[in-house]
RNA sequence: GGGGAGGUAGCUCAGUUGGUAGAGCACGCGGCUGAAAACCGCGGUGUCGGCGGUCCGAUUCCGCCCCUCCCCA
Numbered sequence: 001g002g003g004g005a006g007g008u009a010g011c012u013c014a015g016u017u018g019g020u021a022g023a024g025c026a027c028g029c030g031g032c033u034g035a036a037a038a039c040c041g042c043g044g045u046g047u048c049g050g051c052g053g054u055c056c057g058a059u060u061c062c063g064c065c066c067c068u069c070c071c072c073a
Base pairs, nucleotide, nucleotide: 001072002071003070004069005068006067007066010025011024012023013022019056027043028042029041030040031039049065050064051063052062053061
């Protein structure tokens, strides 16, 4: 330099023929306990990597850029 995969919650990841997003764990509050752990109930905390384009509307489609991994040279 060329090609491919990926970037979404604190972490691991899902998601949508385009209609403003969710699970598990973690965390916070409450219950239970003499007190904890475990367990039960409640709570999503997010510029969907950045900029621009298309569109009534973009996490999703298009272009460029950044980062991670793999392959080729």

RNAcentral holds the sequence, with entries from ENA and MGnify. Predicted 3D model of a 73-nucleotide RNA (transfer RNA) from an Actinomycetota bacterium. Its Rfam family is "tRNA". Rfam classes the family as a transfer RNA.